RNA sequence: CGUGAAAAGGGCAAACCCACGGUGACGUGGGGGCGCAAAGCCGCAAGUCCCCGCCCACGGCGGGGAUGGUUGGGCUGCCACCG
Repeated sequence: CGUGAAAAGGGCAAACCCACGGUGACGUGGGGGCGCAAAGCCGCAAGUCCCCGCCCACGGCGGGGAUGGUUGGGCUGCCACCG
């Protein structure tokens, strides 16, 4: 540098339930554990979703937001060695 088959010490925590906050997407805390080798950090690009407005209106445009466990990108990092 590459890789994550097996392993050790550990880490994170989906759905669902409860409480609180938010118009909402959703967030925070507790329980829970489907999974994760970056499921650590950054909304930078795209995607998806929410709210508001407009229009030539079953879609499109604009503004503001949510999501890092959708993809790409940036920064950082534990252990091991089928290389």
Predicted 3D model of an 83-nucleotide RNA (c-di-GMP-I-GGC riboswitch aptamer).
Its mean pLDDT, the model's own confidence on a scale to 100, is 83.
The model forms 95% of the base pairs in the Rfam consensus.